Predicted 3D model of a 540-nucleotide part of an RNA (small-subunit ribosomal RNA, 5' domain) from Paenibacillus herberti.
Its mean pLDDT, the model's own confidence on a scale to 100, is 82.
Rfam family: Bacterial small subunit ribosomal RNA. Rfam links the family to the GO terms structural constituent of ribosome and ribosome.
Taxonomically the source falls in Paenibacillus (Bacteria, Bacillati, Bacillota, Caryophanales).

Context: one part of a larger RNA
RNA sequence: GGACGAACGCUGGCGGCGUGCCUAAUACAUGCAAGUCGAGCGGAUUGAUGAGGGAGCUUGCUCUCGAUUCAGUUAGCGGCGGACGGGUGAGUAACACGUAGGCAACCUGCCCUCAAGACUGGGAUAACCUUCGGAAACGGAUGCUAAUACCAGAUAAACGGUUUCUCCACCUGGAGAGAUCGAGAAAGACGGAGCAAUCUGUUACUUGGGGAUGGGCCUGCGGCGCAUUAGCUAGUUGGUGAGGUAACGGCUCACCAAGGCGACGAUGCGUAGCCGACCUGAGAGGGUGAUCGGCCACACUGGGACUGAGACACGGCCCAGACUCCUACGGGAGGCAGCAGUAGGGAAUCUUCCGCAAUGGACGAAAGUCUGACGGAGCAACGCCGCGUGAGUGAGGAAGGCCUUCGGGUCGUAAAGCUCUGUUGCCAGGGAAGAACGGGUAGAGGAGUAACUGCCUUUGCCAUGACGGUACCUGAGAAGAAAGCCCCGGCUAACUACGUGCCAGCAGCCGCGGUAAUACGUAGGGGGCAAGCGUUGUCC
Numbered sequence: 001g002g003a004c005g006a007a008c009g010c011u012g013g014c015g016g017c018g019u020g021c022c023u024a025a026u027a028c029a030u031g032c033a034a035g036u037c038g039a040g041c042g043g044a045u046u047g048a049u050g051a052g053g054g055a056g057c058u059u060g061c062u063c064u065c066g067a068u069u070c071a072g073u074u075a076g077c078g079g080c081g082g083a084c085g086g087g088u089g090a091g092u093a094a095c096a097c098g099u100a101g102g103c104a105a106c107c108u109g110c111c112c113u114c115a116a117g118a119c120u121g122g123g124a125u126a127a128c129c130u131u132c133g134g135a136a137a138c139g140g141a142u143g144c145u146a147a148u149a150c151c152a153g154a155u156a157a158a159c160g161g162u163u164u165c166u167c168c169a170c171c172u173g174g175a176g177a178g179a180u181c182g183a184g185a186a187a188g189a190c191g192g193a194g195c196a197a198u199c200u201g202u203u204a205c206u207u208g209g210g211g212a213u214g215g216g217c218c219u220g221c222g223g224c225g226c227a228u229u230a231g232c233u234a235g236u237u238g239g240u241g242a243g244g245u246a247a248c249g250g251c252u253c254a255c256c257a258a259g260g261c262g263a264c265g266a267u268g269c270g271u272a273g274c275c276g277a278c279c280u281g282a283g284a285g286g287g288u289g290a291u292c293g294g295c296c297a298c299a300c301u302g303g304g305a306c307u308g309a310g311a312c313a314c315g316g317c318c319c320a321g322a323c324u325c326c327u328a329c330g331g332g333a334g335g336c337a338g339c340a341g342u343a344g345g346g347a348a349u350c351u352u353c354c355g356c357a358a359u360g361g362a363c364g365a366a367a368g369u370c371u372g373a374c375g376g377a378g379c380a381a382c383g384c385c386g387c388g389u390g391a392g393u394g395a396g397g398a399a400g401g402c403c404u405u406c407g408g409g410u411c412g413u414a415a416a417g418c419u420c421u422g423u424u425g426c427c428a429g430g431g432a433a434g435a436a437c438g439g440g441u442a443g444a445g446g447a448g449u450a451a452c453u454g455c456c457u458u459u460g461c462c463a464u465g466a467c468g469g470u471a472c473c474u475g476a477g478a479a480g481a482a483a484g485c486c487c488c489g490g491c492u493a494a495c496u497a498c499g500u501g502c503c504a505g506c507a508g509c510c511g512c513g514g515u516a517a518u519a520c521g522u523a524g525g526g527g528g529c530a531a532g533c534g535u536u537g538u539c540c
Base pairs, nucleotide, nucleotide: 001540002539003538004537006536007535008534009533010532013387014386015385016384017383018382019380020379021345026343027342028341030340031339032338035080036079037078040077041076043074044073045072046071047070048069052065053064054063055062056061057060087298088297089296097222098221099220100219101218102217103216106215107214111211112210113209114208115207116206117205119153120152121151122150128143130141131140132139133138159182160181161180162179163178164177165176166175167174168173188203189202190201191200192199193198224270225269226268231261232260233259236258237257238256239255240254241253242252243251273295274294275293276292277288278287279286280285300321301320302319303318304317323334324333325332326331351377353376354375355374359373360371361370362369363368390420391419392418393417400411401410402409403408424481427475428474429473430472434467439462440461441460442459443458444457445456446455484529485528486527487526488525489510490509491508495524496523497522498521499520505512506511
């Protein structure tokens, strides 16, 4: 000199864009953060419709029961999603990460493509009704019912086992063709035509091949300190066999052998998430790993599995522990390192805000619902950048302050005065882009079908904005509302007076202060930077 997720002191006008618990991975009140589908299913319930029946009678009105149909709501069963998105950096010195490769040792829901299929049956169960226990959380029993829930059988050669041939590869092997043995589906849903049988459209479903995407495993190399850590190791190192896994493998187990690592630093201890990057530097290098992006790990602490394409699962389950809460003392409930927010710790770090309008995600045929992701607003000079606090003129060099050799010098064109301007702020009027998909409506075209609906493409119009009456534009008014901080002995730009008298104090280093202190304090003047300026801390 540069830099900072900074803090502290003094000061503080505006805007844009960023950033904001670095400490206690401490404890958490409250609200929200993951739902969705009625076009999978049976119910329950609300409104409308009201064929038909009953009662009263003033015989055409009132009351009541109510089939059917339509529209809505939804607890439950079922499907998909809760493995993404969001947070944190505790652990980890490790194939965790980076980079370059390998898998002839692997998996992959949704998506795309190709081929084939979707046949015949069955038994339950929740909801519901009845009932019991319990303070509650919740649980038990009897009876009934449905499915795209569950189960059985048939079908298939692509899947798996055995076997024959061809091709390829080399470390175990891989690909294709043939023979034989074993194993699947939702006939669903919503439309359209038809008297019906049936035909047909969209979508969902099953099996297999391929792709894409995402993952799993293995390996070479690379990146901390201490040798005042020198020896470490028993599933340890290898083999055979078996089990297990999507898959290789001591991954696990039985048996056998005695190996394996280490001065090219094993083992131990300490520290630490890694990288793209960021800071500095001419570079080499040194330091850092906030925000943003990639990977990893974790979710009160420890352990475990279940479900599933995917988890050993932040807002799932079970067990143990610590802590907090409820309790009728028998027993239960909880997990902010999600967004806000609270207490605590600390030098120190924000609103219990608005909206799903946009982008993205989950579900759904869609409308749409959900979304503290996200888009925005709020707070903070925390940072960077930009703008302003006026411009011109104005000497009798006014008053006043300070200094003075008492002549004067200086603050100083500075002020006042005069003439202008109107950035920003304040007030008023107008007022966006971000919106196009999808939807509604009126058309047009195309593939397919016996035909229609539906499907695909497309044109016009309509409505859809949290931010926000914001940005921006125009107008009014008035210099009116807007400057401080540090320093002045040398390094280092900038000097005098008074006070003090080794005192009070200053100080980054050298050093000042003991009666004329340019070094302390105050004043005048000056220098530097400027909505900031200094100090402290850390890195180069």